[in-house]
Context: one part of a larger RNA
RNA sequence: UUGGGCGUAAAGCGCGCGUAGGCGGUCUCGUAAGUCGGAUGUGAAAGCCCUCGGCUUAACCGAGGAAGUGCAUUCGAAACUGCAAGACUUGAGUACGGGAGAGGGUUGUGGAAUUCCCGGUGUAGAGGUGAAAUUCGUAGAUAUCGGGAGGAACACCAGUGGCGAAGGCGGCAACCUGGACCGAUACUGACGCUGAGGUGCGAAAGCGUGGGGAGCAAACAGGAUUAGAUACCCUGGUAGUCCACGCCGUAAACGAUGAGUGCUAGGUGUCGCGGGUAUUGACCCCUGCGGUGCCGUAGCUAACGCGUUAAGCACUCCGCCUGGGGAGUACGGCCGCAAGGCUAAAACUC
Numbered sequence: 001u002u003g004g005g006c007g008u009a010a011a012g013c014g015c016g017c018g019u020a021g022g023c024g025g026u027c028u029c030g031u032a033a034g035u036c037g038g039a040u041g042u043g044a045a046a047g048c049c050c051u052c053g054g055c056u057u058a059a060c061c062g063a064g065g066a067a068g069u070g071c072a073u074u075c076g077a078a079a080c081u082g083c084a085a086g087a088c089u090u091g092a093g094u095a096c097g098g099g100a101g102a103g104g105g106u107u108g109u110g111g112a113a114u115u116c117c118c119g120g121u122g123u124a125g126a127g128g129u130g131a132a133a134u135u136c137g138u139a140g141a142u143a144u145c146g147g148g149a150g151g152a153a154c155a156c157c158a159g160u161g162g163c164g165a166a167g168g169c170g171g172c173a174a175c176c177u178g179g180a181c182c183g184a185u186a187c188u189g190a191c192g193c194u195g196a197g198g199u200g201c202g203a204a205a206g207c208g209u210g211g212g213g214a215g216c217a218a219a220c221a222g223g224a225u226u227a228g229a230u231a232c233c234c235u236g237g238u239a240g241u242c243c244a245c246g247c248c249g250u251a252a253a254c255g256a257u258g259a260g261u262g263c264u265a266g267g268u269g270u271c272g273c274g275g276g277u278a279u280u281g282a283c284c285c286c287u288g289c290g291g292u293g294c295c296g297u298a299g300c301u302a303a304c305g306c307g308u309u310a311a312g313c314a315c316u317c318c319g320c321c322u323g324g325g326g327a328g329u330a331c332g333g334c335c336g337c338a339a340g341g342c343u344a345a346a347a348c349u350c
Base pairs, nucleotide, nucleotide: 003322004321005320006319007304008303012318014201015200016199017198021194022193023192025088026087027086028085030083031082033081034080035077036076037075038074039073040072041071042070049065050064051063052062053061054060091191092188093187094186095185096183097182098181103177104176105175106174107173108172109171110154115149116148117147118146119145120144121143125136126135162169163168206247207246208245209244210243211242215241216240220236221235222234223233258317259316260315261314262313263312266295267294268293269292270291271290272289273288274287275286276285299306300305323350324349325348332343333342334341335340
């Protein structure tokens, strides 16, 4: 619990799709459910309010009136909302022509590097650190040259560059495939927005089965450091990291900022597409649309800051908050193989 709020104080669901519901462009005609007006009935008495009266007054009491925001019936109004019919094109969408992109999936392929194996050269050290030691090495290491194996990641390009709803996406090629943007016409004719439930996607870690395993590396072992050192440093090293399929469903899942629409100074950079001007041409300059940054006006803000990518001015819909701790816990329910997740208190205490 009216309300006031949600960038940082408590508060935007991690993100889509979408059901119910809520909300919804312009014009004409109709209807009259909402809405507005009138009338009638009802709205018990008492009480409240007004007038008059009775107790010496008042409280109190009596009489009359008014009111009773409501409901019902009925008669009207037709601007707005709804409903019915018709029409429209600016919202939304479709067709056509373009160019951009690490958007997604599958298959293949390339070079550098690390490691390991084989062979050559070669000899006493190499590694590592603040300094060392563990460790490796005369059974030939490190270094260097040639050959081979295997896995993972893709230097430069690379950019407050690009793409994606979010998570996220980066060597190259082919195939399959989603979305956005620009241009000029044509078409459909409100087909729209949001979205409780629901459903799908969802980093890393983790789990199941099977593979794979170069490097890195929780756990673990050893060496150091130290008063100690279950650490930081060093030498090793297993899960894991990789692939396929199936789970998990979390995050500082962040812009800590829900989605949509309209309106409200500019300046400057950059990405994609277009028009004009110019040129042999690419630039330059002017300009339109869409993205992405910085600065900034009005305004907003507790301040910081935000500022046409709003945290400004408005509307629609959803989610969420309501002192700190207890606690995102217990219990119950649902989900999960488990780990646990989702939903979510109270006593008590300050």

Notes:
The part of an RNA shown here (small-subunit ribosomal RNA, central domain) has 350 nucleotides and comes from an uncultured prokaryote.